Transfer RNA from a Gemmataceae bacterium, 72 nucleotides, folded computationally. RNAcentral holds the sequence, with entries from ENA and MGnify. Lineage of the source: Bacteria > Pseudomonadati > Planctomycetota > Planctomycetia > Gemmataceae. It matches the Rfam family "tRNA". By type it is a transfer RNA.

RNA sequence: GGGCCCGUAGCUCAAUGGCAGAGCCGCCCGCUCAUAACGGGUUGGUUGCAGGUUCGAGCCCUGCCGGGCCCA
Numbered sequence: 001g002g003g004c005c006c007g008u009a010g011c012u013c014a015a016u017g018g019c020a021g022a023g024c025c026g027c028c029c030g031c032u033c034a035u036a037a038c039g040g041g042u043u044g045g046u047u048g049c050a051g052g053u054u055c056g057a058g059c060c061c062u063g064c065c066g067g068g069c070c071c072a
Base pairs, nucleotide, nucleotide: 001071002070003069004068005067006066007065010024011023012022013021018055026042027041028040029039030038048064049063050062051061052060
């Protein structure tokens, strides 16, 4: 230098172009003499950045940034 994949909650990951979700973590409550475990509830998002397409974009297109793999 070239090609491919990935980037979404604190972490790991979902989401057919049509309400952005789950588990874990955290917080609150229950249970217990108490702790852990277990059960219930709950907070948390500029979907990497900037544009474009569209009535509507996490999703499609372009550029850039970051990470990984391969080739040279």
Its mean pLDDT, the model's own confidence on a scale to 100, is 83. The same sequence occurs in records of 2 taxa.